[in-house]
RNA sequence: GCUCCAGUAGUGUAGCCCGGCCCAGCACUCUGGCCUUUCAAGCCAGUAACCCGGGUUCAAAUCCCGGCUGGAGCA
Numbered sequence: 001g002c003u004c005c006a007g008u009a010g011u012g013u014a015g016c017c018c019g020g021c022c023c024a025g026c027a028c029u030c031u032g033g034c035c036u037u038u039c040a041a042g043c044c045a046g047u048a049a050c051c052c053g054g055g056u057u058c059a060a061a062u063c064c065c066g067g068c069u070g071g072a073g074c075a
Base pairs, nucleotide, nucleotide: 001074002073003072004071005070006069007068010028011027012026013025020058030046031045032044033043034042051067052066053065054064055063
């Protein structure tokens, strides 16, 4: 230098290929409540996320372009 893969709450992960409804789902964490003599466990509720910029579109986490970071391969 070239090619490919990945980037989503505090953490991990699904959704992306094939655009669509509503509040972007789930688990853990955290906060509040219930239960308990208390704690833990359990149950209920809540907070918080699409790497950045641009484009296409009625509509983008998803498609296209550029960039950033990490990883793999080739030279």

A computed fold for a 75-nucleotide RNA from an archaeon, annotated as transfer RNA. Rfam family: tRNA. RNAcentral holds the sequence, with entries from ENA and MGnify. The prediction has a mean pLDDT of 80. RNAcentral records the identical sequence in 2 taxa.